Transfer RNA from an Elusimicrobiota bacterium, 72 nucleotides, folded computationally. Its mean pLDDT, the model's own confidence on a scale to 100, is 81. Its Rfam family is "tRNA". The sequence was found in a public genome assembly.
[in-house]
């Protein structure tokens, strides 16, 4: 250079085109406890950027960007 695959929470991941975008785990608060640590409860926090299609996009289409693997 081409071609494929990917991008959601701090990390790991889910989510027929329609739900208040969930889960674990981590972080903060309380509860337990002689303190911790496990246990339990509640809480904080995310869809890479831009454009299209559609009543409706995290999904689909496109064009950047970052990452990954093949070919050369």
């Nucleotide at each position: 250079g081409c071609g494929c695959c990917u991008g959601u929470a701090g990390c790991u991941c889910a989510a027929c085109g329609g739900a208040u975008a969930g889960a674990g785990u981590a972080c903060u608060u309380g509860g337990c406890u002689u303190c911790g640590a496990a246990c339990c409860a509640a809480g904080u926090g995310a869809u890479c950027c831009g454009g299209g299609u559609u009543c409706g996009a995290u999904u689909c289409c496109u064009g950047g960007c970052g990452g990954g693997c093949g070919c050369a």